[in-house]
């Protein structure tokens, strides 16, 4: 330089164009000899920017970052 995939919470990941969710982890409570275990709650994201639609994490372009191949 070409070509494919991939980008969502403090972390790993889910997610047929109609409320953004799990699991660890954080904080609060309840339990219990105990600050561990258990159990309820609660805060915390869609890579930026434009287009399509009634609507966008999802489709399409740009650009930015990562991995991968060729070169």
């Nucleotide at each position: 330089g070409u070509g494919g995939c991939c980008g969502u919470a403090g972390g790993a990941c889910a997610g047929c164009g109609g409320u953004a969710g799990u699991c660890c982890g954080g904080c609060a409570g309840a339990u219990c000899g105990u600050g561990g275990c258990u159990c309820u709650g609660c805060a915390c994201a869609c890579a930026g920017g434009g287009g399509u639609u009634c609507g966008a994490c999802u489709c399409c372009c740009c650009u930015c970052g990562g991995c991968c191949a060729c070169c």

A computed fold for a 71-nucleotide RNA from an uncultured Lachnospiraceae bacterium, annotated as transfer RNA. Its mean pLDDT, the model's own confidence on a scale to 100, is 83. Rfam family: tRNA. It was read from a public genome assembly.